Description: The RNA shown here (c-di-GMP-I riboswitch aptamer) has 87 nucleotides and comes from a Thermodesulfovibrionia bacterium. The coordinates come from a structure-prediction model, not an experiment, and the mean pLDDT is 82. Of the family's consensus pairs, 95% are formed in the model. It was read from a public genome assembly, where an Rfam model found it.
RNA sequence: UUUAAAAAAAGGUAAACCCUGGGUAACCAGGGGGCACAAAGCCACGGGUCCUGUUGAAUAGGUGCAAAGGACAGCCGGGUUGCUGAA
Repeated sequence: UUUAAAAAAAGGUAAACCCUGGGUAACCAGGGGGCACAAAGCCACGGGUCCUGUUGAAUAGGUGCAAAGGACAGCCGGGUUGCUGAA
């Protein structure tokens, strides 16, 4: 340096659930918690899922559909940065 995550060590992240706050909501932030994770770091680029006090058209309504705007990086792929250092 490359492959790579089958070793050791150091450290890291934090699902469900509970509390507080924010948001219409999906969900987010902080505290507790500890299911898991070698990118469970970062980026909504492709696909996907979810939401909407908004708009349109259909409908008696419920409702789903389309648009627009959002959420999820711990759904899959892609991009990018990076710890350790067995062979």